A computed fold for a 72-nucleotide RNA from a Pyrinomonadaceae bacterium, annotated as transfer RNA. Its mean pLDDT, the model's own confidence on a scale to 100, is 81. The RNAcentral record of the sequence draws on ENA. Rfam family: tRNA. By type it is a transfer RNA. Taxonomically the source falls in Pyrinomonadaceae (Bacteria, Pseudomonadati, Blastocatellia, Blastocatellales).
RNA sequence: GGAACUGUGGCCGAGGGGUGAGGCACUUGCUCGUCAAGCAAGACGAUGACGGUUCGAGUCCGUUCAGUUCCG
Numbered sequence: 001g002g003a004a005c006u007g008u009g010g011c012c013g014a015g016g017g018g019u020g021a022g023g024c025a026c027u028u029g030c031u032c033g034u035c036a037a038g039c040a041a042g043a044c045g046a047u048g049a050c051g052g053u054u055c056g057a058g059u060c061c062g063u064u065c066a067g068u069u070c071c072g
Stems, first nucleotide, its partner, number of pairs: 001071007010024003018055001026042005048064005
């Protein structure tokens, strides 16, 4: 320098164009002598950035940023 892939909450991680699953973590309660564990309930909360297409975009297109891999 060229090419490909990836980017979703505090962390991990799903998601066929029709308003984003689940787990851990967090809060409260119960159980237990305490902690931990378990059970129940609850709250919060994310699509790397900018544009485009569309009635509607995490999803499709372009540019860009970051990371990984491959080629030279």